Molecule: Bacterial RNase P class A
Organism: soil metagenome
RNA sequence: UGGACGCGACGAUCGCGGCCGGGCAUGCCCCGGCCGAGGAAAGUCCGAGCUCCACAGGGCAGACCGCCAGGUAACACCUGGGCGCCGCAAGGCGAUGGACAGGGCAACAGAGAACAGACCGCCGAUGGUCCCGAGCGAGCGUGCUCGCGAGGGAAUCAGGCAAGGGUGAAACGGUGGGGCAAGAGCCCACCGCCCCGACCGCAAGGAAGGGGGCACGGCAACCCCCGGUCGGAGCAAGGUCAAGCAGCGACGAGGUGCGGCCCGCACCGUUCGAGUCGUGGGUAGACUGCUGGAGGUGGCCGGUGACGGCCACCCAAGAGAGAUGAUCGUCCGGCCCACUUCGGUGGGACGAACAGGACUCGGCUUACGGUUCGACCC
Numbered sequence: 001u002g003g004a005c006g007c008g009a010c011g012a013u014c015g016c017g018g019c020c021g022g023g024c025a026u027g028c029c030c031c032g033g034c035c036g037a038g039g040a041a042a043g044u045c046c047g048a049g050c051u052c053c054a055c056a057g058g059g060c061a062g063a064c065c066g067c068c069a070g071g072u073a074a075c076a077c078c079u080g081g082g083c084g085c086c087g088c089a090a091g092g093c094g095a096u097g098g099a100c101a102g103g104g105c106a107a108c109a110g111a112g113a114a115c116a117g118a119c120c121g122c123c124g125a126u127g128g129u130c131c132c133g134a135g136c137g138a139g140c141g142u143g144c145u146c147g148c149g150a151g152g153g154a155a156u157c158a159g160g161c162a163a164g165g166g167u168g169a170a171a172c173g174g175u176g177g178g179g180c181a182a183g184a185g186c187c188c189a190c191c192g193c194c195c196c197g198a199c200c201g202c203a204a205g206g207a208a209g210g211g212g213g214c215a216c217g218g219c220a221a222c223c224c225c226c227g228g229u230c231g232g233a234g235c236a237a238g239g240u241c242a243a244g245c246a247g248c249g250a251c252g253a254g255g256u257g258c259g260g261c262c263c264g265c266a267c268c269g270u271u272c273g274a275g276u277c278g279u280g281g282g283u284a285g286a287c288u289g290c291u292g293g294a295g296g297u298g299g300c301c302g303g304u305g306a307c308g309g310c311c312a313c314c315c316a317a318g319a320g321a322g323a324u325g326a327u328c329g330u331c332c333g334g335c336c337c338a339c340u341u342c343g344g345u346g347g348g349a350c351g352a353a354c355a356g357g358a359c360u361c362g363g364c365u366u367a368c369g370g371u372u373c374g375a376c377c378c
Stems, first nucleotide, its partner, number of pairs: 001374005008331007016036008024027001038354001042365002045363005050234004062230005067081005082096001083094004097225002102223002104219002119165002121161003126158004130153003135148006173191006192214001193212004199206002238288004245281001247279005254268005295314008332351002335348005
């Protein structure tokens, strides 16, 4: 750094959920068979399928994405490549278009944060001041005063500088030499940078060579500009059937209860219509959507690879607030203890972590005790 595995394997008994078949005693029944969680089923963060709603055309706003090529149903994913940074290396990390279209920002520290700046420091060439001053000149009181003064001193003002110190995430190229008062791309060599660029590459991009003393600083994960994509809601989507009860229509004078019949009694009704039949919106409920799919496994072929093509085989939970566990036996694994002729033998406990489907896929991210295989570097 890349993979594989993930309460060890097999068997028996009991238990739980679903489906199929059978039985007769038709039950919330019995018997048999088959199937029954994960690498992340998780977070619900992206991208799709599917479904319903919306939709003349154009624009604004808004959201997301952003090197290039390829893969894919699609993606913010994956593969390969480019570039930048880190690492001795294997390798890792990067929202990685644009900073001469415009606006904005840069805390703290610091002298100065964008067409900047001078705190310490260096110089003080140039123009002055001050001090020292060989010497020269003048005066007279003859060893003093005055004036000039080459040269010297960083002591001081103006001024020059940005090399060094110091601050910072970042200070307007780096190293060495020349040069200078001191310095500085001021000049030179090399490195870097900018411009042009044969040639190479599908492209991003690279680049022989030539030219230029060097200018154009950072942040676009701040607005913005450029390019691209985007209607919304989600299986509680949606579809089918359909009690009860309103309403409506037709018939309609009776209907219901008091154990079967008659009488009797009570209640409801004959204008506000009991009751029967039909209709009805689609609630409760049932069914569907529902799991055979961008599916899995193996082989061959194409491709550096992601991936694709062909062939063969396989079918593996389906749900309703929601089922997968327990015991025993044999074997296996490492651990501990005892014995050992060091080959083993016997006994013991253990086989764990993260976590559990609920429309379905493709990804990403996050969690995880442990086992195992490979490649490469130092």